This record gives sequence, C1' cells and structure tokens, in this order.
RNA sequence: CGGCGCGUGGCGAAAUGGCAGACGCAGCAGACUUAAAAUCUGCUGGAGGAAACUCCGUGCGGGUUCGAGUCCCGCCGCGCCGACCA
Repeated sequence: CGGCGCGUGGCGAAAUGGCAGACGCAGCAGACUUAAAAUCUGCUGGAGGAAACUCCGUGCGGGUUCGAGUCCCGCCGCGCCGACCA
C1' cells in the first nucleotide's frame, strides 16, 4: 500500500430494510433459609421524571429511502491474508 472481515448495553450476543438489544451471563431487589449457597419471581442501554411518560442511542461523518444496526460513499479503530522495504 492492496484485499477480506469485524465494530451494537457491564459481558457473550439477536434483529440483516419495518417496535434495536431477543436469549444467556453478570448485577440489583424480593421470596425461601437461623444465616448463606442453590432455586424461584421481578427489574436491568443512557439521560430526565415521584410516576405516567419524554428525549437520545448500533465506531465517526455524509448519502439513498416513507423508513437504515442492516444498503452506498468517505474516514477511524481492530483482526486476517497478500505485496513492498530491510
């Protein structure tokens, strides 16, 4: 330098144009227990709010589209392969 792939919560991940984060782990609360572990139930992206609810969010910036995590362009980062130099 070129090619390919990847980038989403605290973590592994799902959704592959149509309600983002299903499901699991971790965490928090509760039940059970003398107490704990295990088990069970509920909650669990961020911000605001007493709540209802509102706003924002898929690496960054643009584009296409009624609609983008998904498609296109550029950039950044990581990984793999190749080339070049030594």